[in-house]
Molecule: SAM riboswitch aptamer (S box leader)
RNA sequence: CUCUUAUCCAGAGUGGUGGAGGGACGGGCCCAAUGAAACCCGGCAACCAGUCCUAUAAAAGGGACAAGGUGCUAAUUCCCGCAGAAUUUUGGAUUCUGGGAGAUAAGAG
Numbered sequence: 001c002u003c004u005u006a007u008c009c010a011g012a013g014u015g016g017u018g019g020a021g022g023g024a025c026g027g028g029c030c031c032a033a034u035g036a037a038a039c040c041c042g043g044c045a046a047c048c049a050g051u052c053c054u055a056u057a058a059a060a061g062g063g064a065c066a067a068g069g070u071g072c073u074a075a076u077u078c079c080c081g082c083a084g085a086a087u088u089u090u091g092g093a094u095u096c097u098g099g100g101a102g103a104u105a106a107g108a109g
Stems, first nucleotide, its partner, number of pairs: 001109008013041001015040003021031003025081004042073003047069002050065005077101001082098007
């Protein structure tokens, strides 16, 4: 980097360093010197691993914990982006469904 599977309306700081940018991309709308990114610490969660309980013939499955590997820690993945349906002031809206894109984990190449 590519492929497969799963998840994405919950949760998480009035900390330190740092100094101007950030929210993937395009459009919008936001965040930011009342201090962005990044790093450290703290925290959240429970995908993988682990330990324990439970279940079973054995498994699968269910639950608890959180010292390991990741991840996450403004706004639903901030909203829309493509297709269809319904409603509606026939004109763009609104809602719903599916898809695309993206992110993360685990596995494969």